[in-house]
RNA sequence: GGCGGGAUGCCCGAGUGGCCAAAGGGAGCGGUCUGUAAAAUCGCCGGCUUAGCCUUCACAGGUUCAAAUCCUGUUCCCGCCA
Numbered sequence: 001g002g003c004g005g006g007a008u009g010c011c012c013g014a015g016u017g018g019c020c021a022a023a024g025g026g027a028g029c030g031g032u033c034u035g036u037a038a039a040a041u042c043g044c045c046g047g048c049u050u051a052g053c054c055u056u057c058a059c060a061g062g063u064u065c066a067a068a069u070c071c072u073g074u075u076c077c078c079g080c081c082a
Stems, first nucleotide, its partner, number of pairs: 001081007010026003018065001028044005046054003058074005
């Protein structure tokens, strides 16, 4: 340099253009249980003034009524080739 794969919440990780603040697991916080702890179990787990609203899927643009998802460029990681 060429080709291919990838980047998603604190971590891992799933995710047909609309049912997505986004499955599931872990961590964390709170409750139940326990002499204490662990284990088990239940709830919460982006923000807010919580009906709902706002912002977000590497970064910047674009397409679309609507984008984590499609397109373009950039950055970074992995593999193969040279």
About this RNA: This is a predicted structure of an 82-nucleotide RNA (transfer RNA) from an uncultured Actinomycetes bacterium. Its mean pLDDT, the model's own confidence on a scale to 100, is 83. It matches the Rfam family "tRNA".